[in-house]
Source information
A computed fold for a 1492-nucleotide RNA from an uncultured bacterium, annotated as small-subunit ribosomal RNA. The RNAcentral record of the sequence draws on ENA, Greengenes and SILVA.
RNA sequence: AGAGUUUGAUCCUGGCUCAGAUUGAACGCUGGCGGAAUGCUUUACACAUGCAAGUCGAACGGCAGCACGGAGCUUGCUCUGGUGGCGAGUGGCGAACAGGUGAGUAAUGCAUCGGAACAUACCCAGUCAUGGGGGAUAACGUAGCGAAAGUUACGCUAAUACCGCAUACGCCCUACGGGGGAAAGCAGGGGAUCGCAAGACCUUGCGUGAUUGGAGUGGCCGAUGUCAGAUUAGCUAGUUGGUGGGGUAAAGGCCUACCAAGGCGACGAUCUGUAGCGGGUCUGAGAGGAUGAUCCGCCACACUGGAACUGAGACACGGUCCAGACUCCUACGGGAGGCAGCAGUGGGGAAUUUUGGACAAUGGGGGCAACCCUGAUCCAGCCAUUCCGCGUGAGUGAUGAAGGCCUUCGGGUUGUAAAGCUCUUUCGGCUGGGAAGAAAUUGUGUAGGCUAAUACCCUGCAUAGAUGACGGUACCGGACUAAGAAGCACCGGCUAACUACGUGCCAGCAGCCGCGGUAAUACGUAGGGUGCGAGCGUUAAUCGGAAUUACUGGGCGUAAAGCGUGCGCAGGCGGAUGUUUAAGCCAGAUGUGAAAUCCCCGAGCUUAACUUGGGAACUGCAUUUGGAACUGGGCAUCUAGAGUGUGUCAGAGGGGGGUAGAAUUCCACGUGUAGCAGUGAAAUGCGUAGAGAUGUGGAGGAAUACCGAUGGCGAAGGCAGCCCCCUGGGAUAACACUGACGCUCAUGUACGAAAGCGUGGGGAGCAAACAGGAUUAGAUACCCUGGUAGUCCACGCCCUAAACUAUGUCAACUAGUUGUUGGAAGAGGAAUCUUUUAGUAACGAAGCUAACGCGUGAAGUUGACCGCCUGGGGAGUACGGUCGCAAGAUUAAAACUCAAAGGAAUUGACGGGGGCCCGCACAAGCGGUGGAUGAUGUGGAUUAAUUCGAUGCAACGCGAAGAACCUUACCUACCCUUGACAUGCCAGGAAUCCCGCAGAGAUGUGGGAGUGCUCGAAAGAGAAUCUGGACACAGGUGCUGCAUGGCUGUCGUCAGCUCGUGUCGUGAGAUGUUGGGUUAAGUCCCGCAACGAGCGCAACCCUUGCCAUUAGUUGCUACGAAAGGGCACUCUAAUGGGACUGCCGGUGACAAACCGGAGGAAGGUGGGGAUGACGUCAAGUCCUCAUGGCCCUUAUGGGUAGGGCUUCACACGUCAUACAAUGGUCGGUACAGAGGGUCGCCAACCCGCGAGGGGGAGCCAAUCUCACAAAGCCGAUCGUAGUCCGGAUUGGAGUCUGCAACUCGACUCCAUGAAGUCGGAAUCGCUAGUAAUCGCAGGUCAGCAUACUGCGGUGAAUACGUUCCCGGGCCUUGUACACACCGCCCGUCACACCAUGGGAGUGGGUUGCUCCAGAAGUAGGUAGCUUAACCGUAAGGAGGGCGCUUACCACGGAGUGGUUCAUGACUGGGGUGAAGUCGUAACAAGGUAACC
Repeated sequence: AGAGUUUGAUCCUGGCUCAGAUUGAACGCUGGCGGAAUGCUUUACACAUGCAAGUCGAACGGCAGCACGGAGCUUGCUCUGGUGGCGAGUGGCGAACAGGUGAGUAAUGCAUCGGAACAUACCCAGUCAUGGGGGAUAACGUAGCGAAAGUUACGCUAAUACCGCAUACGCCCUACGGGGGAAAGCAGGGGAUCGCAAGACCUUGCGUGAUUGGAGUGGCCGAUGUCAGAUUAGCUAGUUGGUGGGGUAAAGGCCUACCAAGGCGACGAUCUGUAGCGGGUCUGAGAGGAUGAUCCGCCACACUGGAACUGAGACACGGUCCAGACUCCUACGGGAGGCAGCAGUGGGGAAUUUUGGACAAUGGGGGCAACCCUGAUCCAGCCAUUCCGCGUGAGUGAUGAAGGCCUUCGGGUUGUAAAGCUCUUUCGGCUGGGAAGAAAUUGUGUAGGCUAAUACCCUGCAUAGAUGACGGUACCGGACUAAGAAGCACCGGCUAACUACGUGCCAGCAGCCGCGGUAAUACGUAGGGUGCGAGCGUUAAUCGGAAUUACUGGGCGUAAAGCGUGCGCAGGCGGAUGUUUAAGCCAGAUGUGAAAUCCCCGAGCUUAACUUGGGAACUGCAUUUGGAACUGGGCAUCUAGAGUGUGUCAGAGGGGGGUAGAAUUCCACGUGUAGCAGUGAAAUGCGUAGAGAUGUGGAGGAAUACCGAUGGCGAAGGCAGCCCCCUGGGAUAACACUGACGCUCAUGUACGAAAGCGUGGGGAGCAAACAGGAUUAGAUACCCUGGUAGUCCACGCCCUAAACUAUGUCAACUAGUUGUUGGAAGAGGAAUCUUUUAGUAACGAAGCUAACGCGUGAAGUUGACCGCCUGGGGAGUACGGUCGCAAGAUUAAAACUCAAAGGAAUUGACGGGGGCCCGCACAAGCGGUGGAUGAUGUGGAUUAAUUCGAUGCAACGCGAAGAACCUUACCUACCCUUGACAUGCCAGGAAUCCCGCAGAGAUGUGGGAGUGCUCGAAAGAGAAUCUGGACACAGGUGCUGCAUGGCUGUCGUCAGCUCGUGUCGUGAGAUGUUGGGUUAAGUCCCGCAACGAGCGCAACCCUUGCCAUUAGUUGCUACGAAAGGGCACUCUAAUGGGACUGCCGGUGACAAACCGGAGGAAGGUGGGGAUGACGUCAAGUCCUCAUGGCCCUUAUGGGUAGGGCUUCACACGUCAUACAAUGGUCGGUACAGAGGGUCGCCAACCCGCGAGGGGGAGCCAAUCUCACAAAGCCGAUCGUAGUCCGGAUUGGAGUCUGCAACUCGACUCCAUGAAGUCGGAAUCGCUAGUAAUCGCAGGUCAGCAUACUGCGGUGAAUACGUUCCCGGGCCUUGUACACACCGCCCGUCACACCAUGGGAGUGGGUUGCUCCAGAAGUAGGUAGCUUAACCGUAAGGAGGGCGCUUACCACGGAGUGGUUCAUGACUGGGGUGAAGUCGUAACAAGGUAACC
C1' cells in the first nucleotide's frame, strides 16, 4: 500500500465483500511447563450459612465467666476486685472512611478555568485557662407482663455523662450606652514542706475549654465544553425581577407577604428517546471514529417510596421512623429481615472463580502503649481468558529401507524423514541445600531536650533479642533416562499451498465471486503441501481499508444531486484613503493542565511480559505584558460598485376597451339530381321528406394565414390581426448628482403551462367519457361516423410538469472566426465598410471532462452566498403534521429484500431503420411436384424381433456401389468358456486327407491313410502348424460424437478474414479494410496517418474448342480389291503456339475501367471441372478407422439352425409410368459417345413365340466381344373413346441364378385390364449445347436397378427490370440484445412464505391536568395532661415532654387528556419464490415514436 465483484470487452460512478489491528469474550477440536494480569458485560433478580466495625479499664460504677494471689476451713468446697484481665452497661472516639454497584441523572452531574458570602472533629503553630458546686440515671436488686421480640413499676449507684454559678482578653451581639458566653479530669515520677492516712504540693505526659492562624477537606456560585430526534415550535405563575421578613455554616424565590410583568426559545426552549462523567482504552499516518471492564478522580444509589434524628461531617449499604411489595418465625395476640461488602446458593444466560490462609507487609479505626479489629489489603486456589518466556531434542545417517499415495509403469513423493550410530538433559519426575521480602515497636548503653531532678517522658546514635500467611516457595546443587510432552485451520480466485478415489444439481460447501447435472485442484475421504503453533479455527463486536458524510479530503449537464421563477427580513460575505481601538490575530512571561497510562533514557526480576527512577509530553484553559500588518468596531473623506436625472431607440412585455377580414358550422331561399362522406378496404352516418354541389342573404363562437426568421420581449410560466387608453422593464450616448446605499438569501411572500374544482355566462370548431361501425383469436385500442364535460369569458381556488439549457444567482479574469437583432460613432455620393456596446446562434484555441461534450452566453481559472446528493428496490409510499371544497399537494421514514442498479463510449448481432450492390432471389419463360398406380425411404402403428444411426434449409432412392442363407449388428431355441482372433508358458502330436454313426446344425463320437523342413554323429533342439492344460489376457456393431482425433456437411466459391510497424484514443478499440470510381472479386485506380504483409480472389492443374510439329498400330487411306505400300486427311497421344483489353474509336479525372468495332477457331475469368480463407452450428459420425473414461467377462463375448430387417387403418419425402394424336401400334430405314470383359465378354450357326438353351470361333482387347443405340426419318393404321390410351392387379405356364426363390429374386409367354381424361392450397428445377426429351454404358453383383455415377443424340423459350419474397456483401443509424430477436421484458390473476400499513377494539407502560385522601416527620399553634437540676421561703414561674391541631407531603383512590408498546376478526398494497394462466405494454420507426 490494496484486492474481488455490474460488461462480450472498456472507462467511470457506485454499493457489497476481503486481507489488518483489537476484546472482561463465547463456542468447536486439541492441550507440556512457568511468570504477570484479568474473570456476572445478562435479572439494580431473589437470597440459606459464615465472616466484612470496632476499640478504650490510663473516663466510670463494677465483677457474669477465666487465671493467679490471699483468707476460711468440713480438703475440695466457700469467701475475697487484691492482681492479670473483663461479658453486659454508662461514657468517649470511630462507625459519613475503606469496600460494592451504575438503577437514576442530558444537568441539582462531569471536565477545564475562575469566583466569594462559608464550615471544618482528629492534625500543626501561637496565646490564655483548666476555679467552685448540684441533681439524676443505666448497670444492679425486687416484683410483674409476654410464645418471642421486648417491656413496666419501685428501689440503689458512678463518671471525662448532665446542669447551673464564678472568671473571661483576643470571641459573639450591639441602638456603641452596653450585653452575652467555657472547661474534666486521668496516668507516671518525686527532693524539700504539710498531713493519721488518702493525699495536698511540685513536675512530666495525655486529655479538656476559649481564641487566632495554618494545612488538608467539604459546601456554594459563574464561564466554556458535554448524545439523538423539528414526523417535539412554542415553554413558563414562584414563573422573571424588586422590597420587607424568614431560613441556612453560607449567596440566592431557598421560603413567605406585597409590587411590577417579566424570563427562556430557530445560536433549538419545551417535549421524547438513550446514557453515569472524566483521566484513559481500541483503532487510525493524522484529523477523526468507537468506547468508558480492571487502575485513578468525581457523582449517584443501597429491597421500592417518603422523612427526619444524632453528629464536625449523613438525610446515613451492614442506624432510626412511616408506607408498600416480598420472604421468614409465631402459642395467631404479634414480631423479624434487606449480600449493588467477601465467599457462596438458586434463577437468568453463549458466558465469568474458593462458603481458602494471614494480619507477616502496606494502610485504616480505637488505645499512652502493649495490643485488638480490619473478606481494605497481602497471599494462595480455579480457568490456555489474555500477554510474555521455555520445551517437546541435537549431530550424523542413502540401498534414497519398509509401508502409504501417485504413476506416462520408466519412476516420482513422503524423505535425512525413520531405523541405526554418537551426543545433550532445559522443563517435568527423584533427591539434597535454601533465600530476600523485617525493620520499627521493645530491652540495654550513650548524647541531647524537659525538669528542682542523675525519676518519668521525648529525640538521635550504637547494640541485643523476637516477629513470615505466602512456603520448604523462588533459587542453587546431584544422579538418571530421548526418556513424559503437537495440534488446529486451510490448499478455485482474492490468498501461501495439488493430486487420487467416492458422490453425480444428490449429499453437501460458501466471507464475496461462486462450486456440485459421471473425468469436481471448490462436496466427503486419503496422500502430499501451506500457515500458525500450546494453541488453532469459528461466531459476535469496534476502528481501519471507506476520499463510502470528504475540516484535513467528495460531488450536483447525461451516473444520486440546482428549489419552476422572482422579491426579500434575519444570517453570511463585502470597494478606496486616513485616523483610532485592541474583540479576533501574533509573540513573550506566569499559573494550571492530579497520579497512573502513551513516548524517550536508565534500573530490577536469568530474558520478556511485568515493576520501577528521571525526563519529555499532556497539542488545553486562564491571567498578564507587548505588537498593530490583516479581519472586526468607532470617526472622517472618496468615486471605479450600486442608484437617480436628461436625450434617443427597439419590442407578440402586461392590463382594459373597440374593431376587421378569411375560414368552419348552422339557418332561410333559389338552381339542381342521386348520390355524398369516409377508408388500406369497408361499414356505421347523411340523402328522393331533395343531400352533396352551386348562388344570395343572415346568425354565432373561436382563432388570427401570408409577413415569420437558429427574429423580438419577459424573472419564469409565457406572449402574435389592427386601433385607442393605462402601465412595467431593457439598451444606448454624453454629462450632472447621491456616496458603498452592495451580493446572496433559511423561514416568509408574490407569480406560476395544461388538466382539474366552485358560481354565473357562452358554446362555431375540436374533443376525454360514452355510443355505433370496422380491424382482430380477442380489441374495453390504434382507423371511421357521431358525441358530452372541457376548451372561451368573469370572479374565486388548485400550485403541479421532461416547469429542460435536465446547467442556481452575482462578480472578476482567460485566443479567435462567421452569421444575425437593437443602439451609438466614423468613412463613403451610394452600395457598403470600420470601431464600439447590449443580446442571440454556429464553429473552435488553451483548459476542463469517465467519455459524450463545454469552450468570453464555460461544464475553463477564482471568489461570495443559497439549495441539493450519499447503492438498487420497498417509495416520493405508510404514519403524523400543514395546506386544499375535493382531486390532491408538501414535509417524509422503517421493516424486508438484492449484489448489483447506473453513466458514457466500443465491437458485434438484430430492426415490420436508411443507402448501395449481388444471386434462377423475384420477375419473364420452359418443364415438373402436390391428384392416380407402382417403386423406394421416413414417421407412426404392430411385433418375440421388425438391429442401429441420420431429423428445418444442411434427415427422408441418406450410411446401404445392390437384406432369400451369408451379410446381420435384432429375436427364439440349442451349444462353448483362455474362447472365432493376438502374444507369452508347459505337455503331446508335423501338417493334412478320407470314411462311418447321432443330431436341425453347431457339435459329439469312432475308424483309416500319412509323414515332411533346418541344425546335430545320436540323444535332442528350433521354425511353422495342430491338439490339450493353467494363467496373464482376448473379445464387445455395449454407453458417452456433450471427453476426443480423423473425416464430412453447411453458411459459400460468398469476398471476405487477419497480422507487423506506425499513428490516434485513459481504455475496450480505431486506422489500414473507410471515401470517389470500377470489378465476378478487399479486382484494379485515385485520394487518404498510414506503410507493408499473410490466408482467401485471380492465375498456375485437368478437360473441351483452333492450329502447328513429332510419331503412326489394331487406326486412316488419294494407290480398283486383297496382299503390300503410304501417313496427305480422319483419328490416336505427346510437345508447342494461340487471347493479352494487345489494336482502333468513344466515355471517364491525363487513372482504373466500361461501351462499340476490327482481326481471329475462340473476346473480355471462351465453356466445364478440381480447388472451399478466419470461423459458425457442443452440426454429423465411438456402427469405417483410431482413442480417454465407464460397463459386461460360463456373457453385453463366441458358434449354429430358423425367423426378422420385406409387417400395414394411416401420414410425408424422392422417383418411375401415365392420363394420349407433337400420340399409340405395325413394317422399313439412318446416325453416337463413353465404358466393361479370363471363375469373364461371348461371335457365327442351330433349337425355342420368348425369357433362354445348345454351340464353340475370337479376345487379357483402337484387333474379338457386350452391341441392334433410341428419339429421328419413310410408309400404314387408330380418330377423341377410359379408347388399339394406360398398364396396376390377378390366374395359369415357364426360364435363369443359386446348397436353397414358402415367408422373400429377376425375367418370359398366354389371359386379366384397376386407378388415371393434366391434378386445391401450396411448391421445385433451369439462362445454352442449358431446360426438355431420347436411348447407351458402368460400379455394386451368384442372381436382383424405376436408384446412383457417367455418356452421347435431338434441342428450345425468356430475362422489361430490382418495387416486392428469400439469402448474402459493404456503409450508416437506433438498441434496455451479447445464449446476441427463437433476444430482452411488463402487468393482472392463481399458489406458498415473509415483513409491514389500516382496523370495531382489547391489554400494559409513562406522563399532564382537576379533585379526594393524608402515615411518619419537621415547623407553627395550643384549650388538656405532665415535669429532677435554674429562679423563688412558698404559692408559683421559666424551660421541657406527652397529647390535640394547622401547614407541607409519600403511598393510595376517582375523573379526563397526551404519548408509547403489544395484540385484533377482516382488509390494503409490498417483497421473494419451480418451467403456472392471460395477454404483449417497453427496448429497433418495438410494428400507434417514447416519456412527464

Its mean pLDDT, the model's own confidence on a scale to 100, is 85.